[in-house]
RNA sequence: AACGAACGCUGGCGGCAGGCCUAACACAUGCAAGUCGAACGGCACUUCGGUGAACUGGCGCACGGGUGAGUAACGCGUGGGAAUCUACCCAUUGGUUCGGAAUAACCGCGGGAAACUGCGGCUAAUACCGAAUACGCCCUCCGGGGGAAAGAUUUAUCGCCAAUGGAUGAGCCCGCGUCGGAUUAGCUUGUUGGUGGGGUAACGGCCCACCAAGGCUACGAUCCGUAGCUGGUCUGAGAGGAUGAUCAGCCACACUGGGACUGAGACACGGCCCAGACUCCUACGGGAGGCAGCAGUGAGGAAUAUUGGACAAUGGGCGCAAGCCUGAUCCAGCCAUGCCGCGUGAGUGAUGAAGGCCCUAGGGUUGUAAAGCUCUUUCGGCGGGGGCGAUAAUGACGGUACCCGCAGAAGAAGCCCCGGCUAACUUCGUGCCAGCAGCCGCGGUAAUACGAAGGGGGCUAGCGUUGUUCGGAAUUACUGGGCGUAAAGCGCACGUAGGCGGAUCGUUUAGUCGGGGGUGAAAUCCCGAGGCUCAACCUCGGAACUGCCUCCGAUACUGGCGAUCUUGAGUCCGAGAGAGGUGAGUGGAACUCCGAGUGUAGAGGUGAAAUUCGUAGAUAUUCGGAAGAACACCAGUGGCGAAGGCGGCUCACUGGCUCGGUACUGACGCUGAGGUGCGAAAGCGUGGGGAGCAAACAGGAUUAGAUACCCUGGUAGUCCACGCCGUAAACGAUGGAUGCUAGCCGUCGGGCAGCUUGCUGUUCGGUGGCGCAGCUAACGCAUUAAGCAUCCCGCCUGGGGAGUACGAUCGCAAGAUUAAAACUCAAAGGAAUUGACGGGGGCCCGCACAAGCGGUGGAGCAUGUGGUUUAAUUCGAAACAACGCGCAGAACCUUACCAUCCCUUGACAUCCCCAACGCGGAUCGCAGGCAUUUCUUCAGUUCGGCUGGUUGAGUGACAGGUGCUGCAUGGCUGUCGUCAGCUCGUGUCGUGAGAUGUUGGGUUAAGUCCCGCAACGAGCGCAACCCACGCCCUUAGUUGCCAGCAUUCAGUUGGGCACUCUAGGGGAACCGCCGGUGAUAAGCCGGAGGAAGGUGUGGAUGACGUCAAGUCCUCAUGGCCCUUACGGGAUGGGCUACACACGUGCUACAAUGGCAGUGACAAUGGGUUAAUCCCCAAAAGCUGUCUCAGUUCGGAUUGUCGCCUGCAACUCGGCGGCAUGAAGUUGGAAUCGCUAGUAAUCGCGUAACAGCAUGACGCGGUGAAUACGUUCCCGGGCCUUGUACACACCGCCCGUCACACCAUGGGAGUUGGGUCUACCCGAAGACGGUGCGCCGACCUCGCAAGAGGGGGCAGCCGGCCACGGUAGGUUCAGCGACUGGGGU
Repeated sequence: AACGAACGCUGGCGGCAGGCCUAACACAUGCAAGUCGAACGGCACUUCGGUGAACUGGCGCACGGGUGAGUAACGCGUGGGAAUCUACCCAUUGGUUCGGAAUAACCGCGGGAAACUGCGGCUAAUACCGAAUACGCCCUCCGGGGGAAAGAUUUAUCGCCAAUGGAUGAGCCCGCGUCGGAUUAGCUUGUUGGUGGGGUAACGGCCCACCAAGGCUACGAUCCGUAGCUGGUCUGAGAGGAUGAUCAGCCACACUGGGACUGAGACACGGCCCAGACUCCUACGGGAGGCAGCAGUGAGGAAUAUUGGACAAUGGGCGCAAGCCUGAUCCAGCCAUGCCGCGUGAGUGAUGAAGGCCCUAGGGUUGUAAAGCUCUUUCGGCGGGGGCGAUAAUGACGGUACCCGCAGAAGAAGCCCCGGCUAACUUCGUGCCAGCAGCCGCGGUAAUACGAAGGGGGCUAGCGUUGUUCGGAAUUACUGGGCGUAAAGCGCACGUAGGCGGAUCGUUUAGUCGGGGGUGAAAUCCCGAGGCUCAACCUCGGAACUGCCUCCGAUACUGGCGAUCUUGAGUCCGAGAGAGGUGAGUGGAACUCCGAGUGUAGAGGUGAAAUUCGUAGAUAUUCGGAAGAACACCAGUGGCGAAGGCGGCUCACUGGCUCGGUACUGACGCUGAGGUGCGAAAGCGUGGGGAGCAAACAGGAUUAGAUACCCUGGUAGUCCACGCCGUAAACGAUGGAUGCUAGCCGUCGGGCAGCUUGCUGUUCGGUGGCGCAGCUAACGCAUUAAGCAUCCCGCCUGGGGAGUACGAUCGCAAGAUUAAAACUCAAAGGAAUUGACGGGGGCCCGCACAAGCGGUGGAGCAUGUGGUUUAAUUCGAAACAACGCGCAGAACCUUACCAUCCCUUGACAUCCCCAACGCGGAUCGCAGGCAUUUCUUCAGUUCGGCUGGUUGAGUGACAGGUGCUGCAUGGCUGUCGUCAGCUCGUGUCGUGAGAUGUUGGGUUAAGUCCCGCAACGAGCGCAACCCACGCCCUUAGUUGCCAGCAUUCAGUUGGGCACUCUAGGGGAACCGCCGGUGAUAAGCCGGAGGAAGGUGUGGAUGACGUCAAGUCCUCAUGGCCCUUACGGGAUGGGCUACACACGUGCUACAAUGGCAGUGACAAUGGGUUAAUCCCCAAAAGCUGUCUCAGUUCGGAUUGUCGCCUGCAACUCGGCGGCAUGAAGUUGGAAUCGCUAGUAAUCGCGUAACAGCAUGACGCGGUGAAUACGUUCCCGGGCCUUGUACACACCGCCCGUCACACCAUGGGAGUUGGGUCUACCCGAAGACGGUGCGCCGACCUCGCAAGAGGGGGCAGCCGGCCACGGUAGGUUCAGCGACUGGGGU
């Protein structure tokens, strides 16, 4: 885009068209073929004009109408042909004479239920028969022979017979074209041809007899499946593809099968006979029927109409005609089934009404849309007139078309869609549910994708969906594709058919080209006109129908034929290289075995072992012997071969190749469907052989297991001969041949030239590497093409199912070859890119390992977590990167949890309304607290009933929520990681993703720096700049300091500011200097100097990003949720529970110690300000004691008495005294920290805090050991490599098993269809024979009766033959217990 469509929702009118695609299923009822009295006789009726029904006869019924079952065919299409017929029609020629015998109707008598029918009698014809004639006609042996007619009528005329020609129609033959299957390869006996007959309208094996053995087929016979063919129709740019409704041409069929009759024509839709199935009637004896005609019914189906009108028109039949008949036809009815046209109103109308929807709450949108106002009247309705179709009569349509008038916006809009493709977006609901979906895909609480609404888009009396066809699809590629790796080159060769083919000349004209003629039906399509108001539709004209046949011309090319040639191909001659093949022989090394000698305890084997061998003498070693197999070095991207493949040496036979010569042949060539041969390894058969090796097998190991890898043995086999098999990643994953298209460098074989004789140049043939053009998706290929061309063959067409099933062929078998479908998926695949990953590689780093020191894991306790418990034990954090974490401090508070009680505009904010506000005095009650009354009345003020503030009461807007979602978020944080990385601009390269830069060589802590480089620069990171500590200088000396001078108990005071110190500012360190090394670089190593030396030490500082990492309970915040409660308040409890498990710590287990004494020294920090005053040490060291023990170790636990804080220490604080004195004697597997003022060890301070530290954050004292080194573990960086991974190895993914479903193979069998062969039966029928029964015409004889002949009928017989039957084969399909694999 289209449709004979169907379904869903909806539906105003008209025109034109279309309407059982399924059951060629079955059919009730009516109609669809009759007509002629001018062919004939009778009968009935009669108005005597005639009319009617039936019969005989004539013509028609073979047309028209229906359907598409069958048919793969001369059926159809197209173009030709010769051996024919043709009623009615036309033209022409001629004729139309004379006779005869019957028979329906009718009458009579019968049979039967009916349908129908028997016998006897009468009768006519344009019915039937004979004779005559016959120019022409037919047959012929050329002598001859044969054959016609019909009349009607008063005329006119209509008929009849014979013949010729025409027209029309039909029959027959031929060339070409006409679906799929080779898992159908051979078919055929009247088959193919001949002769002679028969038969037909006609040719012909059409039929028959005889003879011959042919005919068809790979250019697809036969068989199977499917199908009416065509003009055309739909689609497409075309070529094509699909299709064959309506209209038109042809064919076939008429319940199924067979058959003939009549006839001009049929083997006959509404005729006959027979058989069969079915239906109906029946008196059971027997009969009747055929809608695939028009309507209609049932059934089937997703689905397809009225039992209508008329012969008015067109046409058909009969008739002289009037006319009759006509479901052909013309019309009407039903159906949006399609195409076309029209309408459902038009103009105006802004406060942009109301309502709806959205909203950032302002508004926006629906929307000039509505209302309102002003108009119009198509269509429809009502009323009136009324054309052509018929030039005279006749109109079904027809209440027509068309025209006029009237009323009134009045009666007339839906459907689909809105994620992308694809025009059109928001809200609500829902929450992987419900649902959507053409593909991709939407939906798991913010859905433009589901449902609804508002809005929008598209089409419009329709709109969507489904189905089908073509297109897009260059996705079967003729036009117009491919095959190295995506699917795809046969394993290789030889060669048949076929296809293609070198140079020159001639000839032919088949192909080819040009022109003419015939045909290519009409309709359709296209163009131009015309008619319906337009259009659809219809009419006319033209063009076209790309085709076929035929004639003429041209002759370049291709082909055919003839002739010539040498360059393709081959032969010959002379040389050459080679693991080419086959057979025979032969050699040495090694292994093993056997014999003998020497010799002794092991050998062998492995990662380590064991099985195994060995004191019966192994292994080792020496000599001798045997046997089999394979041929080290040479050896080489070397050689040979078609491929598989070929390797010691010698001989014999033998294939191919190369070079040179240019003598010969003269296109002999290339490819190659089928076919044939060769064809590794394994395997099979028969017979040999068997040293080594070695499937299977056995044992030993390894392992969770180990039917493996490793080891010890070991049989087939490996070897030989003969015969099979016929496959391999049979690979260059690259078919063969020929020509052309830059080079350079090797190598093998041969030739030529030059000389300097071992080089150079050149040439032919092979074999490699690199590379230009070109090609390629890229990778890559590149004179050995995957380039540019030609020819031939093979092969491919998404993945899986499957190279499987079935069938067939081959094979001894194993199996091979050929080779599907159902079903299922939306991918499978190639090349390259960036990452990530690897029990891949290279380089490098880190307390990563190693080397050390000290711990944890065992004990008791502290603390956190899990679990459990509980009314509640609030919540969060979860490997590293949760667990002394949020918590820098839960008795109440905190507090979010639980129980109980209470409040509801609320503890807190804003707005509205109402009322009241200070201080003081007096009075009454009263012990006091307190209460009552009264005077006065907060601040500002413009003096107002104003404004502001505070308090109380009220109302609703609202407050409030540590309620949910960290996977809606901001902010903040952890982590990789203080790792050295992460990027950009421009340029360049690549089709692109991307690459380059950033890689490389060095170097560094570092993408730090240097050098090189199609890159050049730049940014975020690194480093530096910042802070502290370490040295010096300077400024300033109070509260700091005290050398010198005074003074004091005391830097206490005077004085001083040198020192210390404080806190401001500077300096100092940069590989700067020297030597070595490196590339003369960057840098590295060593040294000097220096307080400090190679980033001096320690902090702060955290790139692009990752982990949907953590946090809605810090805060902020979208959405959701609660609102007399999930908000607020109070009391008490809980977060402190306790069979247990884990993390982080403290204290210990002791003598490097405990206890007692002594013993000094610090820094940070805090106390409101203060360098003043206060808070301030311990270990170490020294002395004494203890003497290895559950202790003078250890301190848990418990009792009791106190102190402190605080409303309050019961649940549930801290400290102290006395008493008690548990476990624990150095901690399994495992695991943590630390590289120097570090670990270890010792104490001190601070924050928060009423009180509470073994925690956290800081501070100083004492003060080590070790680092060979980078193999390994962990983490990380760079380069490279592989990848089937990309939520990225915690990835992906294979097979069995279990469960469910689906299709399919096998299957004992069973059911049905098709077909073939043989045989049996053999209806009707035509043919042949017979025909003693029967019969009118004609002939002969006869006066006649009659007889005979001719002709025919029944009957009978024969072959043919439909249906039916029996047996067997083959093929297709259904079902099938069980079973096999496959898919999801």

This is a predicted structure of a 1384-nucleotide RNA (small-subunit ribosomal RNA) from an uncultured prokaryote. It matches the Rfam family "Bacterial small subunit ribosomal RNA". The coordinates come from a structure-prediction model, not an experiment, and the mean pLDDT is 85.